[in-house]
Context: one part of a larger RNA
């Protein structure tokens, strides 16, 4: 020195265990902000120095209304002191008050948390300083008014504007990655679409919008990797409507008219008007909205719920207008502003069966032994090991003074109380449709390329019209553009409650611990490590050696080789003893 063996040290794998995480599925909620949010600074405890929590100069808290029912005065975190409560604390939920300073940040001004006015009141002083409350940024709308709006935030979801590259094709340019990241604007609890100028096909369907399927099909493609549909079937859910226009009224305004044309709802007969007549233009009301065309206006049939008004006057007829009657319908698109009985539910809660042993192990019985009992509860959890009957639950019930949600009779409020029929009189969305050129979007790369959106040049037809149907035409179907709106099913989050051939501290969320901290970085921005005594502190009085640290000894404990960075504690290292070997 090696090598076995024993026992120890260090170290922190294994097991074991869960406060945290993943993720599915039901339910339910879904914006927040000038009434000043989000997100921060700085205060705030009788001893409070620091972190977390809560709060806000009224500061771990005020007032009230409810629930609960003995103990409380937040956690790390013991402890003193002082107090509080069955005249109901402390908790817990509803409502309300106060909310320092920064922040859009808004009186101005600023290197955020900070400096400094103006005005109107009050307080205080001999009187200035001081102090307090309130106001005073811009834009928009609106009357240069009161008064309303807007701003700024939001993890994922949405709809738009813009828009890559790596990277696959085995290089590599069309293509692909992809309209994907990633940058803007907007919206909102959802957003987006949406009531056919859509589809089919010889039969027919009937707004959008999500699922399955059709189908990895048809297709497309340096026909190369690749991209990929619709018809049409089955669910979910389910809702339709309004403008514009014609044409009527009525108010302003511009023009023309001297006919006795015209107009005063129509016919007569009288009055009237140089605008009270034509033509035209704007604002307001009716009216009216489709496609086997619809609408309006004239005209024609047939029919009219009562009562009343009206217009230059008189008769008849029609027209508009109130009220009553009757039907219908509604506030979430389709007109609108509210009340609301009563039921449902959320936001604290409350009841809730049934077991015993003086037996056996154990440090402890819930474990074995014996005898019983509930059961709409034998899901779970905890209690000194494994518990239906010890504790908290569990099934099943039950409950709100406040506030919130929903449904909701009925108030109320609108609506109708004619239809059919016929005139190629009117009207039916124009720089539109479509065309060339040039791009993009449709599963479709310009292809035979219909179809959609325009940049740019042109450019209609108007209902005896006009889109489509995959070049193109004819025939046939079949729809109606160039205006607008509109729940539901969908997408994300939360919060709750259930599960989990989901982890279990290098796993799981980056984060089970003062974690987006610590710590790098000018910055933007990267970004960690770290969990376990014990059942219960019973947390090791005293004594010993030590300056301490740390040890021995008493004690506690089942165990202290559970002694405090302590379950268990493998393995590398390190050692001490024994044995063999050089």
């Nucleotide at each position: 020195g090696g090598c076995u063996u024993a026992c120890g040290g260090u170290g922190g794998a294994u097991g074991c265990c869960u406060u945290g995480g993943c993720g599915u599925c039901a339910a339910g909620a879904g914006c927040c902000g000038a009434a000043g949010a989000a997100g921060g600074g700085c205060g705030u405890g009788g001893c409070a120095c620091g972190g977390c929590u809560g709060c806000g100069a009224a500061a771990a808290g005020c007032c009230u209304c409810g629930g609960g029912g003995a103990g409380c005065u937040g956690c790390c975190a013991a402890g003193c002191c002082a107090g509080c409560g069955u005249a109901g604390a402390u908790c817990c939920g509803g409502g309300g008050g106060u909310a320092c300073c920064c922040g859009a940040a808004u009186g101005g001004g600023g290197c955020a948390a900070c400096c400094u006015g103006g005005c109107u009141g009050a307080g205080g002083u001999a009187a200035u300083g001081c102090u307090c409350a309130g106001u005073c940024a811009u834009c928009c709308c609106g009357a240069u008014a009161a008064g309303g709006g807007a701003a700024g935030g939001g993890a994922a979801c949405u709809g738009g504007g813009g828009g890559a590259a790596c990277u696959g094709a085995a290089a590599c340019a069309u293509c692909u990655u992809a309209g994907u990241a990633c940058c803007c604007c907007a919206a909102g609890g959802a957003g987006a679409a949406g009531a056919a100028a859509u589809c089919a096909a010889g039969a027919g369907a009937g707004a959008u919008u999500c699922c399955c399927c059709u189908a990895g099909u048809a297709g497309u493609g340096g026909c190369g990797a690749g991209c990929g549909a619709a018809c049409g079937g089955g669910g979910a859910g389910g809702a339709g409507c309004c403008c514009a226009a014609a044409c009527c009224c009525a108010u302003c305004g511009a023009g023309c008219u001297a006919a006795g044309u015209g107009g005063u709802u129509a016919g007569c007969c009288g009055g009237c008007c140089u605008a009270a007549g034509c033509u035209u233009g704007a604002u307001g009301g009716g009216g009216g909205u489709a496609g086997u065309a619809a609408g309006g206006c004239g005209c024609c049939u047939u029919a009219u719920g009562g009562u009343u008004g009206g217009g230059c006057g008189g008769c008849u007829a029609a027209c508009c207008g109130a009220c009553c009657g009757a039907g219908g319908a509604g506030u979430g698109a389709g007109a609108a502003a509210c009340c609301g009985a009563g039921c449902c539910u959320c936001u604290a809660g409350c009841c809730g069966a049934a077991c015993g042993c003086a037996c056996c192990u154990g440090g402890a019985a819930a474990g074995g032994g014996c005898g019983a009992c509930c059961g709409c509860a034998g899901g779970g959890g905890g209690u000194g090991a494994u518990a239906g009957u010890c504790c908290c639950g569990u099934a099943g019930g039950c409950g709100a003074a406040a506030g919130g949600g929903g449904u909701g009779a009925g108030g109320c409020u609108c609506c109708u109380c004619a239809a059919g029929g016929u005139g190629a009189c009117c009207u039916u969305g124009a720089g539109u449709a479509g065309g060339g050129c040039g791009g993009g979007a449709c599963a479709c790369g310009a292809g035979g390329a219909a179809u959609c959106c325009u940049g740019u040049c042109u450019g209609a037809a108007g209902c005896a019209g006009g889109g489509g149907g995959g070049a193109c035409c004819a025939u046939c179907c079949u729809c109606c553009a160039a205006g607008g709106c509109u729940a539901a099913a969908u997408a994300c989050u939360c919060u709750u409650g259930a599960c989990g051939a989901c982890c279990g501290a290098u796993a799981g969320u980056g984060g089970a611990c003062g974690a987006g901290u610590a710590c790098c970085g000018u910055g933007a921005g990267g970004g960690a490590a770290a969990g376990g005594u014990g059942a219960a502190a019973a947390g090791a009085a005293c004594c010993c050696c030590g300056g301490g640290a740390g040890g021995g000894g008493a004690g506690u404990g089942a165990a202290a080789u559970a002694g405090a960075g302590a379950c268990u504690g493998a393995a590398a290292c390190c050692g001490u003893g024994a044995g063999c070997c050089u």